[in-house]
RNA sequence: CUCACAUCAAGAGAGGUUGAGGGUCCCGGCCCUAUGACACCUCGGCAACCUGCGCUUGUCGCAAGGUGCCAAUCCCGGGCUGGAUGCGAG
Numbered sequence: 001c002u003c004a005c006a007u008c009a010a011g012a013g014a015g016g017u018u019g020a021g022g023g024u025c026c027c028g029g030c031c032c033u034a035u036g037a038c039a040c041c042u043c044g045g046c047a048a049c050c051u052g053c054g055c056u057u058g059u060c061g062c063a064a065g066g067u068g069c070c071a072a073u074c075c076c077g078g079g080c081u082g083g084a085u086g087c088g089a090g
Base pairs, nucleotide, nucleotide: 001090002089003088005086006085007084008083013043014042015041016040017039021032022031023030025079026078027077028076029075044070045069046068049066050065051063052062053061054060055058074082
């Protein structure tokens, strides 16, 4: 990168660096943002896909090692062979 499958109305923020954009690509809205966005780092937290353990073996429980996530339903409507994350295969 391609393909397959699953999930996406719940949940969870402080500090530091930086300095103007950001929320998905397009259209239309709406919103966040110099009272510091986006991004990165540290710490903290949420969740439980993989993982480990248990036994009452399943729509199960516990833990939290590998990921992921921590404004708003993937922010909303429309379009698109759309996007994100996990697991597996190539």